[in-house]
Context: one part of a larger RNA
RNA sequence: UUAAAUUAAAGGAACUCGGCAAAUUUAUUCUGUAAGUUCGCGAUAAAGAAUACUGAUUUUACUCAGUGAUACAAAAUAAAAGCAACGACUGGUUAUCAAAACCACAGGACUCUGCUAAUUAAUUAAUAACACGUAUAGAGUCUGACACCUGCCCAGUGCCUGAAAGUAACAAGAUUAAGUUAUUUGCUUAAGCUUUAAUCCCAGGUGAACGGCGGUUCUAACUAUAAGAAUCCUUAGGUAGCGAAACUCCUUGACGGGUAAAUUCCGUCCUGCAUGAAUGGUGUUACGAUUGCUUUGCUGUCUCUAAUUUAAACUCA
Numbered sequence: 001u002u003a004a005a006u007u008a009a010a011g012g013a014a015c016u017c018g019g020c021a022a023a024u025u026u027a028u029u030c031u032g033u034a035a036g037u038u039c040g041c042g043a044u045a046a047a048g049a050a051u052a053c054u055g056a057u058u059u060u061a062c063u064c065a066g067u068g069a070u071a072c073a074a075a076a077u078a079a080a081a082g083c084a085a086c087g088a089c090u091g092g093u094u095a096u097c098a099a100a101a102c103c104a105c106a107g108g109a110c111u112c113u114g115c116u117a118a119u120u121a122a123u124u125a126a127u128a129a130c131a132c133g134u135a136u137a138g139a140g141u142c143u144g145a146c147a148c149c150u151g152c153c154c155a156g157u158g159c160c161u162g163a164a165a166g167u168a169a170c171a172a173g174a175u176u177a178a179g180u181u182a183u184u185u186g187c188u189u190a191a192g193c194u195u196u197a198a199u200c201c202c203a204g205g206u207g208a209a210c211g212g213c214g215g216u217u218c219u220a221a222c223u224a225u226a227a228g229a230a231u232c233c234u235u236a237g238g239u240a241g242c243g244a245a246a247c248u249c250c251u252u253g254a255c256g257g258g259u260a261a262a263u264u265c266c267g268u269c270c271u272g273c274a275u276g277a278a279u280g281g282u283g284u285u286a287c288g289a290u291u292g293c294u295u296u297g298c299u300g301u302c303u304c305u306a307a308u309u310u311a312a313a314c315u316c317a
Stems, first nucleotide, its partner, number of pairs: 001312008010303002014301001019298001027051005036041001038145001052067005068072001079296007086288002091103002107143007119129003146283004151213003156210002158206005166200001171195003175191006214232005241275001242272001253269005
């Protein structure tokens, strides 16, 4: 000096991105237990009290008596509370820097599939999984407990439907012309005509399909604001909700709370650069080695360092 430990006056997070690390708590018995809630929980909530050994009575327990002690759980053995975000939960995940708000999940919805099923596999063309199953089944996609809900747009793209019309390849048919052939049949080449599928076009439907969901000007008897009016554009112009948000640039927005003092945090507002409804919207008990903030307790994190033990390295001999 480093590492691993122990202790520390007064203070007690002043440290720091951040209480990181450490400390506190921890056992058993008894008492007692809030908000919230899906009535199951929350809950070991919180908070408080007691505890040794020996002998006797009836083994234990209770009780009594005695003994020591620094005032009696030796060790192992939860710190606790509150507000908010996200995800309902248990579970799974980047073997070897990430465990999470990611994945999954029960639940919800749509689409396909009537059985030689759809879907998938292979390399053969037979078969296999699905399945010794049969639409309360199987497959695919999205969402993600529960509660309240899930608005408008089918113009574009996709999908579905379609006895009409158009387009129309290969092919087929007959016709015409030219070449070949002594001639016919035939063959070759060219031309337009007729018939004809899917597709495309066209028409309709479809959003828990891919997706999308405006601008300008004016107006009320203080001012301000604009229920309202006018106009342009659009397939339709964002509904209910939520909102400086894990989304807000301006921005440390404004107001309120908490602090002596806070770019964080909580509540409200709405001027949403660039919220919004299963790419789900908004709430929500319980749960979380998740994220932000606060409080109590606690402490060498710090004010501000010091001492000790062990080990290693180093220096001298």

Background: The part of an RNA shown here (large-subunit ribosomal RNA, domain IV) has 317 nucleotides and comes from a museum specimen metagenome. RNAcentral holds the full RNA, with entries from SILVA. Its Rfam family is "Bacterial large subunit ribosomal RNA". Rfam links the family to the GO terms ribosome and structural constituent of ribosome. Model confidence (mean pLDDT): 82 of 100.